[in-house]
RNA sequence: CUUUAAUAAAGCCAAACUAUCUGUAGAGAUAGGACGGAAAGCAAUGGGGCUCAAGUAGAUCGCCAAGCCACUCAG
Numbered sequence: 001c002u003u004u005a006a007u008a009a010a011g012c013c014a015a016a017c018u019a020u021c022u023g024u025a026g027a028g029a030u031a032g033g034a035c036g037g038a039a040a041g042c043a044a045u046g047g048g049g050c051u052c053a054a055g056u057a058g059a060u061c062g063c064c065a066a067g068c069c070a071c072u073c074a075g
Stems, first nucleotide, its partner, number of pairs: 001011003012037002017032006045074003048069003055063002
């Protein structure tokens, strides 16, 4: 938080952080762990945001999504 008239009772997900793995990275998976959450369920459709391996560019700057984010908004 949900279900209930109420109580009782029952139940789902899991932020930060830690460990391992994948990945250039944003990040993701698993196991712990709970900041929180009634769509914190599904889906990248339209905005928005993150990253930049390749590409481009030319000098280590920058640009760029086909990679991500729905616990960012709308639908």

This is a predicted structure of a 75-nucleotide RNA (c-di-GMP-I riboswitch aptamer) from Sulfurovum sp. AR. The same sequence occurs in records of 2 taxa. RNAcentral holds the sequence, with entries from Rfam and Ribocentre. Its Rfam family is "c-di-GMP-I riboswitch aptamer". Rfam links the family to the GO term cyclic-di-GMP binding. The prediction has a mean pLDDT of 77.